Model confidence (mean pLDDT): 83 of 100. A computed fold for a 686-nucleotide part of an RNA from a bacterium, annotated as large-subunit ribosomal RNA, domain II. Its Rfam family is "Bacterial large subunit ribosomal RNA". Rfam links the family to the GO terms structural constituent of ribosome and ribosome.

Context: one part of a larger RNA
């Protein structure tokens, strides 16, 4: 994994609520302990101690349908007008292991040092070479030591290696040969050396050349049992159907934030008796968008001026002057969540009236919630970031299936009570995948734009509105002229229209020509432009809006930013029209349940039936008691297999056939070890 078979809201007491249509009794109820009696796990009868209830106020003395407070008959505040009580059941809550499972720990009283750490007692082991300390001896040597040689000599936590002790580096093994090894290689090998035997030390304790390391494959406190079902605001898990209604993720307060208590939001029951809601309309409520600039500030530009700076003068006072700064005032022009002379629209608070029964309130049982998500719109904070974070509305998800978005909780349409091989229709579609139009008009678009993007750019195009030139000839091209004074002065090496400055940039000829528009020269020269004429012959120049386009455009695994083919007078855009398609919506036909109103009690009519958490009602089926020795049964009971058949909205009952061999239904009541797919459940099998 998987079958199978066990497994979780019980059971005592007390309190609360409630039901019992027809439980008992009733101003009363009602008995514990005990006691007798009996057909004795029961049952009858005695036991009025005791509990509630009949009267309540006040702290209490006390008074009493009152009573407290007070000086008080001012007024309040509780009362006084409705039956209780005992038991069964049921839903809650207390106490108790209180639905089951699960800690890490703490505490006690044992058992361990056959593993290991330390130490005791008593014993064992270290091939085989190497170095050659001290002292001795000779010799040398000295004044005598000293010191030196040369043997002899055998020290050392000396040295090279095996046995033995380890356990460097790498490999391999990792469901291993092994719960720590194997292989290669490597350290230590007379010592703080290794080892066999026996023996001490004991859990907050012990050993420990020290790693929190070892104390039996367990150690930041061993292990066995016992307190003990410790606690667990935490995680899993929670076992048959069906019908009704149906949340919440907010607020306050918390050593509180993933947990509570209270409120709010559901549910039932009971009362009330239309109060609720929606829409209009009248009336009030307010200071929000927006707008002002009156007040508070905040600001820019003038103009006005007190004050200050500079500068002049001045013994001092005091003047004069300023292209400096600049208060209030003034003119124009702006800003504000913590401004407001204004002031909408929703909002909210009331009456009224119609709408429709869709609701509301209060009283009592019962909960669940208290992580909330996006999306629209208003705001904060962030960077006018974030599928981000936090309030406020409104929706949807959350608890919502279905259609639509290519796929896609939260978007768009739209709420599934069963059925139908019926029909209309929404979002959103009709060229094929794909149901429906290769529909109609009338423009754009040429990028495949549609079918991803900005500032900015566009002599792409389409439409519009202006402005200007010009048949006295315009715009564009071509011929031709573009000159003198003069090389304007000044500067300069030079400056000659053209490096620079200055300027009353003047004047003359002239169709017309700048004391020069640009390129050039070392300055000249040269080439060109304004400007003028001729040639041609009619439209040129230009600003401004608007539709749709292009450029800007660069990511990572071909196309890969229309779902795909594919589409250009569209199968793209805009703007208008008709027609079909399209969902579990509506509708039609048959059925079900369920409130609700009418009933001739047969029913008819009307609305409604998506749901998690969670309230509430009705069932199924299981084992065991009574009625019971039941009916039924070896002509075959329980129990298994299997059915395509029949009855029920399910849960589920029968029937039938084969097994199977002795027991057992159904009804009515009752009482529970009461239902299983999940709990890395348990125990078995496979």
């Nucleotide at each position: 994994u998987c079958c199978g078979g066990c497994g979780a809201g019980u059971u005592a007491u007390c309190c609360u609520u409630g039901u019992c249509a027809g439980c008992g009794c009733a101003a009363g109820g009602u008995u514990a302990a005990g006691g007798a009696g009996u057909u004795c796990a029961g049952c009858u009868c005695c036991g009025g101690a005791g509990c509630c209830g009949u009267a309540g106020c006040g702290a209490a003395a006390g008074c009493g349908a009152g009573u407290c407070c007070u000086a008080a008959c001012c007024g309040g505040g509780c009362g006084u007008g409705a039956a209780g009580u005992u038991g069964a059941c049921a839903g809650g809550g207390g106490u108790a292991g209180a639905c089951c499972c699960g800690a890490a720990a703490c505490u006690g009283a044992g058992u361990g040092a056959u593993c290991u750490a330390a130490c005791c007692a008593u014993g064992g082991c270290c091939a085989g070479g190497g170095u050659g300390a001290a002292g001795c001896a000779g010799g040398u040597g000295u004044a005598a030591c000293a010191a030196c040689c040369u043997g002899u000599g055998g020290a050392g936590g000396c040295c090279c290696g095996a046995a033995c002790c380890g356990g460097u580096g790498u490999a391999a093994g990792u469901u291993g040969a092994a719960a720590a090894u194997u292989g290669c290689u490597c350290g230590g090998a007379u010592g703080a050396g290794c080892u066999g035997u026996g023996g001490u030390u004991a859990g907050g304790g012990g050993u420990g050349a020290a790693a929190g390391g070892c104390c039996a494959a367990u150690c930041a406190a061993a292990c066995u049992c016992a307190g003990a079902g410790a606690u667990a605001g935490c995680u899993g898990g929670u076992u048959c159907u069906c019908c009704u209604c149906g949340a919440a993720a907010u607020c306050g307060c918390u050593u509180u934030a993933g947990g509570g208590c209270g409120a709010g939001c559901c549910u039932c029951g009971g009362a009330u008796g239309g109060u609720u809601a929606g829409u209009a309309u009248u009336g009030g409520u307010g200071g929000u968008a927006a707008a002002g600039c009156a007040c508070u500030g905040a600001u820019u530009g003038g103009a006005c001026u007190a004050g200050g700076g500079g500068c002049c003068u001045u013994a001092c006072c005091a003047g004069g002057u300023u292209a400096c700064c600049g208060a209030a005032c003034c003119c124009a022009g702006u800003c504000a969540a913590a401004c407001u002379c204004u002031g909408a629209a929703u909002g909210c608070c009331a009456a009224u009236a119609c709408u429709c029964a869709a609701a509301a309130u209060c009283c009592g049982g019962g909960a669940g919630u208290g992580a909330g998500a996006c999306a629209g719109u208003g705001g904060g904070g962030g960077a006018u970031a974030a599928g981000c974070u936090u309030c406020a509305u409104u929706g949807u998800c959350g608890a919502a299936a279905g259609g639509g978005a290519a796929a896609c909780a939260g978007c768009c349409c739209a709420g599934a009570c069963c059925a139908u091989c019926a029909g209309c229709u929404a979002a959103g579609g009709u060229c094929c995948c794909c149901a429906a139009a290769u529909g109609g008009a009338u423009g754009c678009u040429a990028a495949g734009u549609g079918g991803a993007a900005a500032a900015g750019g566009u002599u792409g195009u389409u439409a519009g509105a202006g402005a200007a030139g010009c048949c006295a000839g315009a715009c564009a091209g071509c011929u031709a002229g573009g000159a003198u004074g003069u090389u304007g002065g000044c500067u300069u090496a030079g400056a000659a229209g053209c490096a620079g400055c200055c300027a009353u940039u003047c004047a003359u000829u002239u169709a017309a020509a700048g004391a020069g528009u640009g390129c050039g020269u070392a300055a000249u020269a040269g080439c060109u432009c304004a400007c003028u004429a001729g040639c041609c012959g009619a439209u040129u120049u230009u600003u401004c809006c608007a539709g749709c386009g292009c450029c800007g455009a660069c990511a990572a695994u071909u196309c890969a930013a229309c779902g795909g083919g594919g589409c250009u007078g569209a199968a793209g855009c805009a703007u208008c029209c008709u027609a079909c398609c399209g969902a579990a919506g509506c509708u039609a036909u048959g059925g079900a349940u369920c409130a609700g109103u009418c009933u001739u009690c047969g029913g008819a009519c009307u609305g409604a039936u998506g749901g998690u958490a969670g309230a509430g009602g009705a069932g199924c089926g299981u084992u065991c008691u009574a009625c019971a020795g039941u009916a039924g049964g070896u002509u075959g009971a329980a129990g298994g297999u299997c059915g395509a058949c029949c009855g029920g909205u399910a849960a589920g009952g029968a029937c039938g056939a084969c097994u199977g061999g002795a027991c057992g239904a159904g009804g009515u009541a009752g009482a529970a070890g009461u239902g299983a797919g999940u709990a890395u459940g348990c125990c078995g099998g496979a």